RNAcentral holds the full RNA, with entries from ENA. A computed fold for an 832-nucleotide part of an RNA from Calcidiscus leptoporus, annotated as large-subunit ribosomal RNA, domain II. Lineage of the source: Eukaryota > Haptista > Prymnesiophyceae > Calcidiscaceae > Calcidiscus. Rfam family: Eukaryotic large subunit ribosomal RNA. The family is grouped with related families in Rfam's "LSU clan". The coordinates come from a structure-prediction model, not an experiment, and the mean pLDDT is 80.
Context: one part of a larger RNA
RNA sequence: GAGCGUCGCGAUCGCGGCGUCGGCUGACGGAAGGGGCGCCACCGACCCGUCUAGAAACACGGACCAAGGAGUCUGACACGUGUGCGAGUACCCGGGUGGCAAGCCCGCGUGCGGAAUGAAAGUGAAGGGCAUGCCCUGCCAACCGACCUUGAUCUUCUGUGAAGGGUUUGAGUGGAGCACAUGUGUCGGGACCCGAAAGAUGGUGAACUAUGCCUGAGGAGGGUGAAGCCAGAGGAAACUCUGGUGGAGGCUCGUAGCGAUACUGACGUGCAAAUCGUUCGUCGAACUUGGGUAUAGGGGCGAAAGACUAAUCGAACCAUCUAGUAGCUGGUUCCCUCCGAAGUUUCCCACAGGAUAGCUUGAGCGCCUUGAUCGGUUUUGUCAGGUAAAGCGAAUGAUUAGAGGCCUUGGGGCUGAAACAGCCUUAACCUAUUCUCAAACUUUAAAUGGGCAAGAGGCGCGGGAUGCUUCGUUGAUCCCGCGCGGCGAACGGCGCGCUCAAAGUGGGCCAUUUUUGGUAAGCAGAACUGGCGAUGCGGGAUGAACCGAACGCCGCGCUAAGGUACCCAAGUGUCCGCUCAUCAGAGACCACAAAAGGCGUUGGUACCUCCAGACAGCAGGACGGUGGCCAUGGAAGUCGGAACCCGCUAAGGAGUGUGUAACAACUCACCUGCCGAAGGUACUAGCCCUGAAAAUGGAUGGCGCUCAAGCGGACCACCGAUGCGCGGCCGCCGGCGCGAGCGCGAGGCGCCGGCGAGUAGGAGGGCGCGGGGGUCGCGGCGCAGCCUUGGGCGUGAGCCUGGGUGAAGCGUCCUCCGGUGCAGAUCUUGGU
Numbered sequence: 001g002a003g004c005g006u007c008g009c010g011a012u013c014g015c016g017g018c019g020u021c022g023g024c025u026g027a028c029g030g031a032a033g034g035g036g037c038g039c040c041a042c043c044g045a046c047c048c049g050u051c052u053a054g055a056a057a058c059a060c061g062g063a064c065c066a067a068g069g070a071g072u073c074u075g076a077c078a079c080g081u082g083u084g085c086g087a088g089u090a091c092c093c094g095g096g097u098g099g100c101a102a103g104c105c106c107g108c109g110u111g112c113g114g115a116a117u118g119a120a121a122g123u124g125a126a127g128g129g130c131a132u133g134c135c136c137u138g139c140c141a142a143c144c145g146a147c148c149u150u151g152a153u154c155u156u157c158u159g160u161g162a163a164g165g166g167u168u169u170g171a172g173u174g175g176a177g178c179a180c181a182u183g184u185g186u187c188g189g190g191a192c193c194c195g196a197a198a199g200a201u202g203g204u205g206a207a208c209u210a211u212g213c214c215u216g217a218g219g220a221g222g223g224u225g226a227a228g229c230c231a232g233a234g235g236a237a238a239c240u241c242u243g244g245u246g247g248a249g250g251c252u253c254g255u256a257g258c259g260a261u262a263c264u265g266a267c268g269u270g271c272a273a274a275u276c277g278u279u280c281g282u283c284g285a286a287c288u289u290g291g292g293u294a295u296a297g298g299g300g301c302g303a304a305a306g307a308c309u310a311a312u313c314g315a316a317c318c319a320u321c322u323a324g325u326a327g328c329u330g331g332u333u334c335c336c337u338c339c340g341a342a343g344u345u346u347c348c349c350a351c352a353g354g355a356u357a358g359c360u361u362g363a364g365c366g367c368c369u370u371g372a373u374c375g376g377u378u379u380u381g382u383c384a385g386g387u388a389a390a391g392c393g394a395a396u397g398a399u400u401a402g403a404g405g406c407c408u409u410g411g412g413g414c415u416g417a418a419a420c421a422g423c424c425u426u427a428a429c430c431u432a433u434u435c436u437c438a439a440a441c442u443u444u445a446a447a448u449g450g451g452c453a454a455g456a457g458g459c460g461c462g463g464g465a466u467g468c469u470u471c472g473u474u475g476a477u478c479c480c481g482c483g484c485g486g487c488g489a490a491c492g493g494c495g496c497g498c499u500c501a502a503a504g505u506g507g508g509c510c511a512u513u514u515u516u517g518g519u520a521a522g523c524a525g526a527a528c529u530g531g532c533g534a535u536g537c538g539g540g541a542u543g544a545a546c547c548g549a550a551c552g553c554c555g556c557g558c559u560a561a562g563g564u565a566c567c568c569a570a571g572u573g574u575c576c577g578c579u580c581a582u583c584a585g586a587g588a589c590c591a592c593a594a595a596a597g598g599c600g601u602u603g604g605u606a607c608c609u610c611c612a613g614a615c616a617g618c619a620g621g622a623c624g625g626u627g628g629c630c631a632u633g634g635a636a637g638u639c640g641g642a643a644c645c646c647g648c649u650a651a652g653g654a655g656u657g658u659g660u661a662a663c664a665a666c667u668c669a670c671c672u673g674c675c676g677a678a679g680g681u682a683c684u685a686g687c688c689c690u691g692a693a694a695a696u697g698g699a700u701g702g703c704g705c706u707c708a709a710g711c712g713g714a715c716c717a718c719c720g721a722u723g724c725g726c727g728g729c730c731g732c733c734g735g736c737g738c739g740a741g742c743g744c745g746a747g748g749c750g751c752c753g754g755c756g757a758g759u760a761g762g763a764g765g766g767c768g769c770g771g772g773g774g775u776c777g778c779g780g781c782g783c784a785g786c787c788u789u790g791g792g793c794g795u796g797a798g799c800c801u802g803g804g805u806g807a808a809g810c811g812u813c814c815u816c817c818g819g820u821g822c823a824g825a826u827c828u829u830g831g832u
Stems, first nucleotide, its partner, number of pairs: 001021001004019001007016002047062004063832006071332001073189013088112004093107005116123002142173002144170003147166003154159001192331002195328001199321006210295009221253003224249001228245007257282003262278002265276002297313001299309002334766006344357001346355003358505002360502008374492002377490002379454005389444001390442002396438003401433001403431003408428008458484009468475001508532004513527005537548003552729007562719003566702002571716001573715006585705001596690003600687010617674005623647003629641002653668001657666002730756009767821001769818006776811003785805004790801004
């Protein structure tokens, strides 16, 4: 709360009790889970905003908090959307009605539209085919005006202009607008907000200070000793000398005063927005000073410093024009969802900016649901090209070497008296060869790339049109008719085509490859492609761009790059080789090292020696002609020069070194014995070493590692991302289905599939604030506000609710109007 039964009371309306059914709830208890705050440990993690290609920056703004704080309104235009009426539409104004100034009704007028074209006078819009509701686009034709052309008729003789023609032209015709509202954009307005240096107009100032004038005031004590004057002396005189007296001077020392040189002293949030101390200049004059007066802003005044003109001066101050302008700096406020750039083209008194095209978004329209249309792909056919390469016994140009050769030409020479006589030689020249080259050379000539085509709108035949084309009815294009015909490579994919409006951008940067300048550069300039910018994630210790791979929120699994001693997830994995560093080494971009060296070690190549016994070691021999010849003071193998034979031998140089004044002596080459198997030389390339010096202490990322945890190779396993697979959920987009039984419901419901990064920027949908209208509610049994480690909802902006505080208003939903959202602006004001 409802129904039923029963009882009672009261009465026809209900009330109460009891039983039954369903729901809500207090206190207490506490499982699981959730939330808040603090601390510890581990993992990740550089500070926001901003300009910028690039910011954690040793780039700028930012101590903290509260409140305020920036795309608005209006006019015009363009385009879109909505509503009303429609060849009209709308209102001003006037009238009527009305309680009114509202509302309603009516009328004239006016705006725009309903006709264009032409400079103007003027002239002035009737088509067909296809289609069959219509519309759009392209093309052809007709009509109207302009222009060119033709010119009948009439005529006052300069007009009228019938019929006709034209590759010309128009913002035309065959019916769509007007008004209101709203969105976006542009322009004018302060025009998103704050900010100049300037410019103009009118005033106020000479109480500071500059200068003149008027009128006042002020200023110790010394020094020096001009003129004039006096006396004495000398002299013929002019005059001179000496001693006084005298008291001149932009003279001097110095006080007050006025000033301000040095300490570059003190002070430097001062005593002071120029002071204090000591020192210093001047101090009778161009002195100092009071008062008055005069000169005023492109003006004054200036013993001149651009000084001064009220703490302001290379043009004062105040107000106004003025919210001046700024292509420049800074700032520009809630959320989610969808799409998503550009730093290039052309032009500009353009280079810090615009316009224009491009890139992007939004609003629509038309086709198509099938291989129609389409394509950063391939194939086939076809076309254009002159880059790579190649070529130079092909052209052009450059260029090395010889060879052959005569005519001609130049130089030199021989014979000759000489000769355009002969001969030799040299260069040019000619011929056949040879060597090497070319961005602005080329016969030849790629690869890659580019254009077109691969069908029905086609093909064939016939006819026609044309001012294009041709010598030409030749061709090309188009139109009409008839016929043929089953659709004419592959692959991909669901979308493709078109119109209108508009934002941002117009500083770019990096990488592979190609390429220009430059000695080179993290240099400057290009091309193709990809990236960063605008972008996170895993890896490269670190990192805009490198490698992997692009992203809704989760769970499980698998991989990529890269890794697997430990830090650190995964192998102290297996197998083979190399390397020892008193400066080892350790992974592309990449964070450097060279020439040149090494009897360090490991491979390789070539040649040579060797069981007919090499190489090394030990041992023996190493002789004679001869003290060769020359030279020399001497020279006997060995200062030097030329030469370098013969004999005997197994072998022994007219001598490899030591040595002597010269000999001698020793030794080597060479031979032999012992020994018994490899040896020698040159070159090459792996690792290692040298080459290899820098300023704070230091970096294979660290630790550390040595048959490796290094270097080279092979294999297996494992780890590893927001990538991939599967599943759930959210959002967006698309497709298909559903209009039913009382109501609601298409802005809905159901099913399926794909997709999800994002700066500037566009669009859509929402949240919050103040106020108006409507509507329904809350509130002294406690509104708003504020506090809160209570609970809940939403992706989020935020919202609901409990408790506390508080004490009077507040809110939902629909609609309308905005001075509507802050972290930044050296923002403003206040507070800390």